This is a predicted structure of a 71-nucleotide RNA (transfer RNA) from Polytolypa hystricis UAMH7299. The prediction has a mean pLDDT of 81. Taxonomically the source falls in Polytolypa hystricis (Eukaryota, Opisthokonta, Eurotiomycetidae, Onygenales).

RNA sequence: GCUCCAAUGGUUCAAUGGUAGAAUACUUGCCUUCCAAGCAAGGGACCCGUGUUCGAUUCACGGUUGGUGCA
Numbered sequence: 001g002c003u004c005c006a007a008u009g010g011u012u013c014a015a016u017g018g019u020a021g022a023a024u025a026c027u028u029g030c031c032u033u034c035c036a037a038g039c040a041a042g043g044g045a046c047c048c049g050u051g052u053u054c055g056a057u058u059c060a061c062g063g064u065u066g067g068u069g070c071a
Stems, first nucleotide, its partner, number of pairs: 001070002004067004010024004018054001026042005047063005
């Protein structure tokens, strides 16, 4: 220098055009003599920009960061 892959709650992962979900973590309540475990509820996220579309996490282009391979 070139090709390819990835980027989603604090963390690990889903969702492949139609208002983003799970586990875990956190907070509150219940239970318990207390703690842990368990039950219920709550808050919390689509890497950035432009474009296509009635509508973009999803598609196209460019960029940023990280990684694989080649030189």
Its Rfam family is "tRNA". Rfam classes the family as a transfer RNA.